A computed fold for a 351-nucleotide part of an RNA from an uncultured bacterium, annotated as small-subunit ribosomal RNA, central domain. Its mean pLDDT, the model's own confidence on a scale to 100, is 86. The full RNA is in RNAcentral, with records from ENA and SILVA.
Context: one part of a larger RNA
RNA sequence: UUGGGCGUAAAGCGUCCCCAGGUGGCAUUUUCAAGUUUGCGGUUAAAGGUUCUGGCUCAACUAGAGACAAGCCGUGAAAACUGAGAAGCUAGAGUAUGGUAGGGGCAGAGGGAAUUCCCAGUGUAGCGGUGAAAUGCGUAGAGAUUGGGAAGAACACCGGUGGCGAAAGCGCUCUGCUAGGCCAAAACUGACACUGAGGGACGAAAGCUAGGGGAGCGAAUGGGAUUAGAUACCCCAGUAGUCCUAGCCGUAAACGAUGGAUACUAGGUGUAGCUUGUAUCGACCCAAGCUGUGCCGUAGCUAACGCGUUAAGUAUCCCGCCUGGGGAGUACGCGCGCAAGCGUGAAACUC
Repeated sequence: UUGGGCGUAAAGCGUCCCCAGGUGGCAUUUUCAAGUUUGCGGUUAAAGGUUCUGGCUCAACUAGAGACAAGCCGUGAAAACUGAGAAGCUAGAGUAUGGUAGGGGCAGAGGGAAUUCCCAGUGUAGCGGUGAAAUGCGUAGAGAUUGGGAAGAACACCGGUGGCGAAAGCGCUCUGCUAGGCCAAAACUGACACUGAGGGACGAAAGCUAGGGGAGCGAAUGGGAUUAGAUACCCCAGUAGUCCUAGCCGUAAACGAUGGAUACUAGGUGUAGCUUGUAUCGACCCAAGCUGUGCCGUAGCUAACGCGUUAAGUAUCCCGCCUGGGGAGUACGCGCGCAAGCGUGAAACUC
């Protein structure tokens, strides 16, 4: 390279946006003729191979003649398909209009429960903790209880295989700003689309820098236990951190371990949003359509498990990735980073 694959065996980039590139709607019209198809000409040395005929008694060997295929170049033609130009179309895509659901994002303001601490009152000997204890706290008055105050963090119930978001993620209430979705009708644009190497943006937790903050929890650490030991599990404390602002890091079992887009292919049963119809004073209910989200399941697929209109089915397009285990996500080089490290990423050797 041909080929085979990527849910769990090796393999889908964490997610999105986008330049180049690749691919691309209508049985529309028209022009060109690059691809495509085809005629002719040239060329592709000889030898070899192949077909026929001959020469060595045959054969090997060898001589002569011929031919196909295929490539390239030139030239003439065709116009269905791909392509290019022009003109249209509206089913893809988008814009506008009217609705609508939502923990989507950012900023600001407010709230109550709980916890801890402080002050004061009542009150007296315990509290706390465990398998059992002890360290610890407490007569300098703890714990309990009542009142007052302060602080920080998180928002019970509702809450739901419920919602929103590209993913990470998002949950007290209100306000402002702001992004996207869905539905209806069909006004407008008229292929403006899909994917996307490189590039860019976002990206949990932990970690880093600077400045704040610090209630609770709590790596490290100290102590008490347990134990043969116990650098652990349990207990008492407790620093970084967890929180905020500004910046960095760029990784996760970043998982649906399943890339994106489009089309097609039995049903059944839930649930969320919108719309229409029936009905109604209105609402609920019921039925249908579209969109999302679950379960079961047919065909089909699969090594099996299972997947099954939200496909892992049937097809097309584009990207990423895999090629035995270990060595190794290591070494070296390069890039990025304050660092931690991240990205890219071998080989010897060995089984």